[in-house]
Molecule: transfer RNA
Organism: Candidatus Woesearchaeota archaeon
Formats: sequence, C1' cells, structure tokens
RNA sequence: GGGCAAGUAGUAGAACGGCUAAUACGUUCCCCUCGCACGGGAAAGACUCCGAGUUCAAUUCUCGGCUUGUCCA
Repeated sequence: GGGCAAGUAGUAGAACGGCUAAUACGUUCCCCUCGCACGGGAAAGACUCCGAGUUCAAUUCUCGGCUUGUCCA
C1' cells in the first nucleotide's frame, strides 16, 4: 500500500427497513441470613464509531472517513 471482517449500556452480545433498541454478567436497592455467600424481586444504565445519501421511516441498505482484527505484499 491492497483485500476481507467488525464497531450497539461498564463487559459480552441480539435486533424482518417500522412497538419505548433484547438478553446475560456486572452495578444499585429490597427480601432472605445473627452476618456473609447462594437464592428471589426490582431499578438505573446505549439518541447504535463519525458524516452524508436513499426512504414516509435506517441499528439494519448505499457511499466516504476513523478505529480494531485478519490475510496478501
């Protein structure tokens, strides 16, 4: 330098172009316990990497950029 893949809560990780963007772990609170752990319940937390385009509507499709991984040179 070129090809390909990925980027979404703190972490991992879903989401047919359409509902208030899932779930698990973690965090906070409550119950349980003499207390802790385990267990049960609840809550908060992501305007989806950035910009543009298509569309009535974009996490999703298209283009450009950035970052990461991988392969080739």